[in-house]
RNA sequence: ACGAAUAUGGCAAACCUAUCGUGAGGUAGGGACGCAAAACUAUAGGGUCUUCAAAUGAAGAUAGCCAGGUGCCGAA
Numbered sequence: 001a002c003g004a005a006u007a008u009g010g011c012a013a014a015c016c017u018a019u020c021g022u023g024a025g026g027u028a029g030g031g032a033c034g035c036a037a038a039a040c041u042a043u044a045g046g047g048u049c050u051u052c053a054a055a056u057g058a059a060g061a062u063a064g065c066c067a068g069g070u071g072c073c074g075a076a
Stems, first nucleotide, its partner, number of pairs: 002074002010035002015030006033064001040068002045066002047062006
């Protein structure tokens, strides 16, 4: 660098319920579409989305869009 098989484990989309938020969305429980980084990082970069604005800016959300450094197993 790569992702066939395997082991130990892990996470949890949609949807439902409760709750917080103007909103994007968050949290908890249920639930599994999927995931080798679907673990961590929104301080720094791009994208997308929301709100306020209308000076194309400000404040936010998203890591399950890309990304960053780390990391389990192991053939070709």